[in-house]
Molecule: c-di-GMP-I riboswitch aptamer
Organism: Exobacillus caeni
RNA sequence: GCAUGAGAAGGGCAAAACCGUUGAAAAGCGGCGACGCAAAGCUAGAGGGGCUUUUUGAAAAAUCAAAGUGCCAGCCAGCUGCCAAU
Numbered sequence: 001g002c003a004u005g006a007g008a009a010g011g012g013c014a015a016a017a018c019c020g021u022u023g024a025a026a027a028g029c030g031g032c033g034a035c036g037c038a039a040a041g042c043u044a045g046a047g048g049g050g051c052u053u054u055u056u057g058a059a060a061a062a063u064c065a066a067a068g069u070g071c072c073a074g075c076c077a078g079c080u081g082c083c084a085a086u
Stems, first nucleotide, its partner, number of pairs: 003086001004084002012037002018031005035074001041079003047076002049072003053068006
């Protein structure tokens, strides 16, 4: 340096539920709480995907499509990075 990730060390993050709060919603933030995580760090106009909502079109309806709106990094991806038994 590369691969790999241990029954290692020191640490880190924090799902759901509940409470408060913002939002039309998806969801965000704070508290509490740990399901998990070796990138659960960063990136959301210029990779894919999912969710929300508006309009239009199709449909008996469920729903589907197109164009917008916002959201998700704990879906994949990209970028950066701690440790070291092997």